[in-house]
Notes: Glycine riboswitch aptamer from Tepidibacillus decaturensis, 78 nucleotides, folded computationally. Its mean pLDDT, the model's own confidence on a scale to 100, is 77. Its Rfam family is "Glycine riboswitch aptamer". Gene Ontology term of the family: glycine biosynthetic process. Lineage of the source: Bacteria > Bacillati > Bacilli > Bacillaceae > Tepidibacillus.
RNA sequence: AUAGAAGGAGAGACUACGAAAUGUAGCGCCGAAGGAGCAAGCCAAAGAGGUGAAUCUCUCAGGCAAAAGUACUUCUAU
Repeated sequence: AUAGAAGGAGAGACUACGAAAUGUAGCGCCGAAGGAGCAAGCCAAAGAGGUGAAUCUCUCAGGCAAAAGUACUUCUAU
């Protein structure tokens, strides 16, 4: 790294329309796919600027009953 197994959080089963939906619209929320932002340090004579991590921040995307699935962790095989 690939495949399999086990574990795996948060947030309205909101409102309106509709025969109904996993639909459309509205308001309110969440942080753990993905994406974006940056502190020290470093580069730059200096400045501007560049580089620069996360479980932090944003919430574009995604999600907000259960189920399923995702970050991540452990085990097995190759």